[in-house]
Context: one part of a larger RNA
């Protein structure tokens, strides 16, 4: 872990509600007493009680009224009739009160044969080793004192065995032992070990003290007893079908995982249209959003400058200056949950209309009062968090079924059964895999991508698109040809001639050509551009700006985050289209069940807590009917029936008792409780 049998809402008296019965302004009889009956009860008789038929008041008291109160006022409570007694059932109250389960308190006794310490009387301790004090003899001193060799045998002294201890390392760890064994190791003449024999007892002992130790039990033993203590805790709590379906809020709480009452369900009973929804039309309101020379408060920059600061002045005022702060005003610009000149949409109250099936009140009976995810509008945090904390909505909870690879709550879609029929939603159609290598245009070369994600910032990828300059009076590019004079410009400098540096940067000649764009040379020279002409003959720029994919930025521990094969005019991206596929959603076909007086009519039937209905087994007991040795129950097999729990037949085993029908009663249903007991 399995199998069998056991195992948890009872019973007794009250209360209060449903149903059913019986009599009703009444209703009922208890003890008990006769009667019959073996008992068990049965019938009768027995009005004591009880309960209702009247209330109000603290109460005298009144009385369909009555208290308050001056009051014939209001106003409270009452009147305007149904009870009452049995039985069943559903919650409830006192009981152990569905079952199991504490640590603990109390009291009354048993324990110190283990063990702490104490007391009394006895034991024990191989062998070796050091060698106190004292004492003798010598030495030595005035006389001690001292010193040296013998004797001597002191000592919580040393070494080491028995005896005690248990320091270390291994082995054991369902062990050979509920604390060993085995090697190491400490003590061993002592605060030593030990034997028998006594003593101290549970809030007590003892304790060289570790809360240790008091019989494998100790921060308060063990045993019985109050006791089935008490558990707002945890666990479990047995057949089946059908109808409905919650909540995890508010308020209170020695209250926060427990209640109470309110809300939400569900059941019967009454009301009867009183509830939802849509349209329209009439209000309230101060939020979004907007404003602010409309307030309030907060704010930037410009003008202007009360007042101060700082310089000048003076005895001291006046007065004057200012690259300074700056009040009020104004001109421009903006902010504000706790500003408002304004100000919506939703919701909110109400009337009609239409639509639809609720809603309300009063009983019964619950759960619930840890909620959570998502998306909107807010606080709060860091416009963090899969935080918290409110409001609106939705979904999970208590929801299956397709999709998203997998996934409580994301999309789509609400499952009464049954079908080898269809149509579609999300999403999908190369394969794995059901459907398009599906039709038109473009992009992307990064495997970007192909269903989690990524910035500022770089960047002659590449695509598109307006714009701009030049362009047949001929543009770009190429090739042919000029490309010069004053000049070697003035300085500088050995030298500086278009080309180290510095300053100027004119002016001629012209189709054009800088006091010179590169290279170059010591310095000149030589190549070259700039510009200009010719040839060609159509677009052209190394302009910016918009956008589109793509590229770097890019970093974590498997290729290892397209689901995988793999895909490049896609099987990637983006527009557009067409066809398919694709769910318990629709539709068809048939049953079935709940709502309904009833119907082949309608319209429902996901469903946890939790309420409501109707059944189905076991036993027993009464009627009443039947089966059985020609085989009863019990077990095992086939077969059938039933929407389930269940039932019927039958073949074999079995070897003496069981059934059906109506009804009664209950020791009445097990997968689970680290359930008991057995057994495997």
């Nucleotide at each position: 872990c399995c199998c069998u049998a056991c195992g948890a809402g009872u019973u007794a008296c009250g209360g209060u509600c449903a149903c059913c019965a019986g009599c009703a302004a009444g209703g009922u009889u208890a003890a008990u007493c006769u009667a019959c009956g073996u008992u068990a009860g049965u019938a009768g008789a027995g009005u004591a009680g009880c309960c209702g038929a009247a209330g109000c008041g603290a109460a005298a008291g009144c009385g369909a009224g009555u208290c308050u109160g001056a009051a014939u006022a209001g106003g409270g409570c009452g009147a305007u009739u149904a009870g009452u007694u049995g039985g069943u059932g559903g919650c409830u109250g006192u009981a152990g009160a569905c079952g199991c389960g504490a640590a603990a308190c109390u009291u009354a006794g048993u324990g110190a044969u283990c063990u702490a310490c104490c007391c009394a009387u006895g034991g024990u301790c191989a062998g070796g080793u050091u060698g106190a004090a004292g004492c003798u003899u010598u030495g030595g001193u005035a006389a001690c004192a001292c010193a040296a060799a013998g004797u001597g045998g002191a000592g919580g002294a040393c070494c080491g065995a028995a005896c005690c201890c248990g320091u270390u390392g291994a082995u054991g760890u369902u062990g050979a032992a509920a604390a060993a064994u085995c090697u190491u190791g400490g003590g061993a003449u002592g605060a030593a070990c030990u034997g028998u024999g006594g003593g101290u007892a549970g809030g007590g002992g003892u304790g060289a003290a570790a809360g240790g130790c008091c019989a494998a039990u100790c921060a308060a033993a063990c045993u019985g007893a109050g006791a089935a203590a008490u558990a707002g805790c945890u666990c479990g709590u047995a057949c089946u079908c059908c109808c409905c379906g919650a909540a995890a809020u508010g308020u209170u709480u020695u209250u926060a995982g427990g209640a109470a009452c309110a809300g939400c369900g569900u059941u019967g009973u009454a009301u009867u249209u009183a509830g939802u929804c849509u349209g329209a039309c009439c209000g309230a309101g101060g939020u979004a959003g907007a404003g602010c020379u409309a307030c309030c408060g907060a704010u930037u920059g410009g003008a202007u400058g009360c007042g101060g600061g700082g310089g000048a002045g003076u005895c001291a005022c006046a007065u004057c200056c200012u690259a300074c702060c700056a009040a009020a005003u104004u001109c421009a610009g903006a902010c504000g949950a706790a500003c408002u000149c304004c100000g919506a949409a939703u919701g909110c109250g109400g009337u009609c209309a239409g639509a639809u099936a609720u809603a309300u009140a009063c009983g019964g009976c619950a759960g619930u009062g840890a909620g959570g995810g998502c998306c909107c509008g807010g606080g709060u945090g860091c416009u963090a968090a899969g935080g918290u904390c409110c409001g609106g909505g939705u979904c999970c909870g208590a929801g299956a079924g397709g999709g998203a690879a997998a996934g409580a709550a994301c999309c789509c879609a609400g499952a009464g059964c049954a079908a080898c029929a269809g149509c579609u939603a999300a999403g999908g159609u190369c394969u794995c895999c059901a459907a398009a290598u599906c039709u038109a245009u473009a992009c992307u070369a990064a495997g970007u991508u192909g269903a989690a994600c990524a910035a500022a910032g770089g960047a002659g990828g590449u695509c598109c698109g307006a714009c701009u300059g030049c362009c047949u009076u001929g543009a770009c590019a190429g090739c042919c040809a000029g490309g010069a004079u004053g000049u070697u410009u003035g300085c500088u400098u050995g030298g500086a001639a278009g080309c180290a540096g510095c300053a100027a940067u004119c002016a001629u000649u012209u189709a054009a050509a800088g006091a010179g764009u590169g290279c170059g040379u010591a310095a000149c020279a030589g190549c070259u551009c700039a510009c200009u002409g010719g040839u060609c003959g159509a677009g052209c720029g190394g302009g910016g700006c918009g956008g589109g994919c793509a590229u770097c930025g890019a970093u974590a521990a498997u290729a290892a985050a397209c689901g995988g094969g793999c895909a490049u005019c896609a099987a990637g991206u983006a527009u557009a289209g067409u066809a398919c596929c694709g769910a318990a959603g629709c539709u068809u076909u048939g049953c079935g069940a709940u709502u309904g007086a009833a119907a082949u009519a309608u319209a429902u039937c996901g469903g946890u807590a939790g309420g409501g209905g109707a059944g189905c087994a076991u036993u027993c007991u009464g009627u009443u009917u039947g089966c059985a040795g020609c085989g009863a129950a019990g077990g095992u097999g086939u077969g059938g029936c039933g929407u389930u729990a269940g039932c019927c037949a039958u073949g074999u085993u079995g070897g003496a008792g069981c059934g059906g029908a109506c009804a009664g009663a209950a020791a009445a249903g097990c997968a689970a409780a680290u359930g008991u007991a057995g057994g495997g």
Overview:
RNAcentral holds the full RNA, with entries from ENA. The part of an RNA shown here (large-subunit ribosomal RNA, domain II) has 680 nucleotides and comes from a Spirosomataceae bacterium. Its mean pLDDT, the model's own confidence on a scale to 100, is 85. Taxonomically the source falls in Spirosomataceae (Bacteria, Bacteroidota, Cytophagia, Cytophagales).